Predicted 3D model of a 72-nucleotide RNA (transfer RNA) from a Myxococcales bacterium. The prediction has a mean pLDDT of 84. Its Rfam family is "tRNA". It is annotated as a transfer RNA.
[in-house]
RNA sequence: GCAGACAUGGCCCAGCUGGAAGGGCACCAGGUUUCCACCCUGGAGGUGUGGGUUCGAGUCCCGCUGUCUGCU
Numbered sequence: 001g002c003a004g005a006c007a008u009g010g011c012c013c014a015g016c017u018g019g020a021a022g023g024g025c026a027c028c029a030g031g032u033u034u035c036c037a038c039c040c041u042g043g044a045g046g047u048g049u050g051g052g053u054u055c056g057a058g059u060c061c062c063g064c065u066g067u068c069u070g071c072u
Base pairs, nucleotide, nucleotide: 001071002070003069004068005067006066007065010025011024012023013022019055027043028042029041030040031039048064049063050062051061052060
C1' cells in the first nucleotide's frame, strides 16, 4: 500500500427476511437474615462517528475512525 471481518450499557454476547433492542455478570433499591453472604423481586444504563435510502434502519448503501486477520 491492497483486501476482508468486526464495532450494541461498566464487561461479555444475542438481535432471524428492515417494523424499533434482549440475556448473563457487575451496579442500585427492596424482601429474606440478628448482621453479612446466598436466594427472590424490582430499577437505572446501550446501537463507534457523519451522511444517504425508506413511512420506518442495530439491520441496506457511502465516507471516516478504531480493532483484528490475510497479501505484498